[in-house]
The part of an RNA shown here (small-subunit ribosomal RNA, central domain) has 350 nucleotides and comes from an uncultured organism.
Context: one part of a larger RNA
RNA sequence: CUGGGCGUAAAGCGCGCGUAGGCGGUUUCGUAAGUUGGAUGUGAAAGCCCCGGGCUUAACCUGGGAAUUGCAUUCAAAACUGCGAGACUAGAGUAUGGGAGAGGGAAGUGGAAUUCCGGGUGUAGCGGUGAAAUGCGUAGAUAUCCGGAGGAACACCAGUGGCGAAGGCGACUUCCUGGCCCAAUACUGACGCUGAGGUGCGAAAGCGUGGGUAGCAAACAGGAUUAGAUACCCUGGUAGUCCACGCCGUAAACGAUGAGAACUAGAUGUCGGGAGGAUUCAGCCUCUCGGUGUCGCAGCUAACGCAGUAAGUUCUCCGCCUGGGGAGUACGGCCGCAAGGUUGAAACUC
Numbered sequence: 001c002u003g004g005g006c007g008u009a010a011a012g013c014g015c016g017c018g019u020a021g022g023c024g025g026u027u028u029c030g031u032a033a034g035u036u037g038g039a040u041g042u043g044a045a046a047g048c049c050c051c052g053g054g055c056u057u058a059a060c061c062u063g064g065g066a067a068u069u070g071c072a073u074u075c076a077a078a079a080c081u082g083c084g085a086g087a088c089u090a091g092a093g094u095a096u097g098g099g100a101g102a103g104g105g106a107a108g109u110g111g112a113a114u115u116c117c118g119g120g121u122g123u124a125g126c127g128g129u130g131a132a133a134u135g136c137g138u139a140g141a142u143a144u145c146c147g148g149a150g151g152a153a154c155a156c157c158a159g160u161g162g163c164g165a166a167g168g169c170g171a172c173u174u175c176c177u178g179g180c181c182c183a184a185u186a187c188u189g190a191c192g193c194u195g196a197g198g199u200g201c202g203a204a205a206g207c208g209u210g211g212g213u214a215g216c217a218a219a220c221a222g223g224a225u226u227a228g229a230u231a232c233c234c235u236g237g238u239a240g241u242c243c244a245c246g247c248c249g250u251a252a253a254c255g256a257u258g259a260g261a262a263c264u265a266g267a268u269g270u271c272g273g274g275a276g277g278a279u280u281c282a283g284c285c286u287c288u289c290g291g292u293g294u295c296g297c298a299g300c301u302a303a304c305g306c307a308g309u310a311a312g313u314u315c316u317c318c319g320c321c322u323g324g325g326g327a328g329u330a331c332g333g334c335c336g337c338a339a340g341g342u343u344g345a346a347a348c349u350c
Base pairs, nucleotide, nucleotide: 003322004321005320006319007304008303012318014201015200016199017198021194022193023192025088026087027086028085029084030083031082033081034080035077036076037075038074039073040072041071042070049065050064051063052062053061054060091191092188093187094186095185096183097182098181099180103177104176105175106174107173108172109171110154115149116148117147118146119145120144121143125136126135162169163168206247207246208245209244210243211242215241216240220236221235222234223233258317259316260315261314262313263312266295267294268293269292270291271290272289273288274287275286276285277284299306300305323350324349325348332343333342334341335340
């Protein structure tokens, strides 16, 4: 010496399920593959190293030893790992009883608002802006009242509140359905963790076929602004936004922080359970389990900061990084209808 890292410097796959593999709780007996020790054989000679000898010395030559960290055979040990058999319950799971929730899918229903249509009242403006104009309006608009149509979204409740693996999920009712939490017992008996490949899910935009279209609105048109204005502002407006089915597979898919497990001062808020205490009050105190926040010690960090929801102290498994540009490009492969995605260089240059 036998790398160092990944919140912000390069670096955690967007997220699950899971194959191979890797890793794996307590205990008894056995075995002896790994492991440890001994012996034997072999590990050519020369060289290197040590102790000597020979040329007047050295280089050089030469004797002996050591080394050759290895392999094979054999004997032995049995702590640890493996393997075989048995047992256990602290990991994991099942049953019973409760509980919260915008978790998912389908069907139906509701009210407010915008727009449009019909009718009534009513008359000259409305609209829009920094100011205007385009635009709408005497063929009666805007305003106001009544009725109707249709589509989309669900004000208040609403909360660093809740649920979900992530993307994400918010009116109400019903049906189908996934996960989670708590309490006390009973049961199974390591059934576990991770996960290369693989496979599924995956915002928005976009694509295909068919529908739908109220509002909004890329493109586009017009009006302004301006030196110009292919913009910002205004008036319109088509794809799209919505639905069904099928693709796409990306994102500042972010906590820019992979998953699991254990351990390590406290304080305080909040959500869902449980127990005890005080008390008849929609209200507290204490303890406890699970989530979600804030602050903070030790420790860590380049600093910022993190700090039991770690970026602390450790273990297991996976992914990834290795100067900037060229470049997430080219070429090839795979995927896609396409758009493109994924895998992913080099020359050259600093």
Description: The full RNA is in RNAcentral, with records from ENA, Greengenes and SILVA.